[in-house]
Predicted 3D model of an 89-nucleotide RNA (c-di-GMP-I riboswitch aptamer) from a Bacillota bacterium. Its Rfam family is "c-di-GMP-I riboswitch aptamer". About the family: GEMM was predicted in a large-scale screen for bacterial structured RNA regulatory elements. Gene Ontology term of the family: cyclic-di-GMP binding. NCBI's taxonomy places the organism under Bacteria, Bacillati, Bacillota. The sequence was found by an Rfam model in a public genome assembly.
RNA sequence: AUUAUCUUUUGGCAAACCCAUCGAAAGGUGGGGACGCAAAGCUAUGGGUCUACAAGCCGAUAUUCGGCUAUGAUCGCCAAGCUGCCUAG
Numbered sequence: 001a002u003u004a005u006c007u008u009u010u011g012g013c014a015a016a017c018c019c020a021u022c023g024a025a026a027g028g029u030g031g032g033g034a035c036g037c038a039a040a041g042c043u044a045u046g047g048g049u050c051u052a053c054a055a056g057c058c059g060a061u062a063u064u065c066g067g068c069u070a071u072g073a074u075c076g077c078c079a080a081g082c083u084g085c086c087u088a089g
Base pairs, nucleotide, nucleotide: 002089003088004087012037013036017032018031019030020029021028022027035076041082042081043080045079046078047077048074049073050072055069056068057067058066059065060064
């Protein structure tokens, strides 16, 4: 440098759920908690998915109601890029 991820050491992360908090929501953050994870580390670049009581646009029976739209969210959905521990060859 490269390949493998069967086994092992040290260490790491933390789903559901509960509490607090931010948010229009999806969801985020902190604490508790562990279903799992060798990239469940980082980046929304491509696709997918979620949201649409905020903002924008349209309509109507108009102090309201309905519809549409990511610029919002997700890297623990997949791909791509960058970085990376132990062990063995």